Predicted 3D model of a 72-nucleotide RNA (transfer RNA) from a Candidatus Woesebacteria bacterium.

RNA sequence: GGGCCUGUAGCUCAAUGGUAGAGCAGCGGCCUUUUAAGCCGUUGGUUGUGGGUUCGAGUCCCUCCGGGCUCA
Numbered sequence: 001g002g003g004c005c006u007g008u009a010g011c012u013c014a015a016u017g018g019u020a021g022a023g024c025a026g027c028g029g030c031c032u033u034u035u036a037a038g039c040c041g042u043u044g045g046u047u048g049u050g051g052g053u054u055c056g057a058g059u060c061c062c063u064c065c066g067g068g069c070u071c072a
Base pairs, nucleotide, nucleotide: 001071002070003069004068005067006066007065010024011023012022013021018055026042027041028040029039030038048064050062051061052060
């Protein structure tokens, strides 16, 4: 330098073009002599950047950025 994959909550991951969710973590409460475990509730998102298509984009297209694999 060429090709391919990937980027969503603090972490791991979902989400047919039609209201962005789960688990863990965090916070509050219950329980317990206490901790852990368990139970209930709850906070948290510019969906990497910038554009395009569309009535509507996390999803489709393009550029750039980060990461990974591969060829030379």
Source information
It matches the Rfam family "tRNA". Rfam links the family to the GO term triplet codon-amino acid adaptor activity.